[in-house]
RNA sequence: CUCUUAUCCAGAAAGGCUGAGGGAUCAGGCCCUGCGACGCCUUAGCAACCGGUUCUGCCACAAACAGAACGUCAGGUGCUACUUCCUGCCCUUUCGAUGUUUGAAAGGGAAAGAUGAGAG
Numbered sequence: 001c002u003c004u005u006a007u008c009c010a011g012a013a014a015g016g017c018u019g020a021g022g023g024a025u026c027a028g029g030c031c032c033u034g035c036g037a038c039g040c041c042u043u044a045g046c047a048a049c050c051g052g053u054u055c056u057g058c059c060a061c062a063a064a065c066a067g068a069a070c071g072u073c074a075g076g077u078g079c080u081a082c083u084u085c086c087u088g089c090c091c092u093u094u095c096g097a098u099g100u101u102u103g104a105a106a107g108g109g110a111a112a113g114a115u116g117a118g119a120g
Base pairs, nucleotide, nucleotide: 001120002119003118004117005116006115007114008113013043014042015041016040017039021032022031023030026088027087028086029085044080045079046078049076050075051073052070053069054068055067056066057065084112089109090108091107092106093105094104095103096102097101
């Protein structure tokens, strides 16, 4: 980097360095930001994807498999403004213009993205 798969309206910030933009990309909107953003480092925390431990089921026993509990579990990642900040593409419903495709609201799906696990 590519592919597969699961999740994405919950949760969790202080300090130091730096110094102007930032919320992935493009556009529109809405926000954060010299009361110091973004980024980096340290510490702390959140969560429970993977791993771990314990128990139960299965089983003659074990392993494997399945389920449950545990973060006081010194593990591997991840995360700690705003729903992935919202919208964009498609569909449904309602409402309104118009005269045949447009606008608004609500909902569903896709695409894209992020993270984990696995494969190449």

SAM riboswitch aptamer (S box leader) from an Ignavibacteriales bacterium, 120 nucleotides, folded computationally. Taxonomically the source falls in Ignavibacteriales (Bacteria, Pseudomonadati, Ignavibacteriota, Ignavibacteria). Rfam family: SAM riboswitch aptamer (S box leader). Its family is annotated with regulation of gene expression in the Gene Ontology. Rfam describes the family as follows. The SAM riboswitch is found upstream of a number of genes which code for proteins involved in methionine or cysteine biosynthesis in Gram-positive bacteria.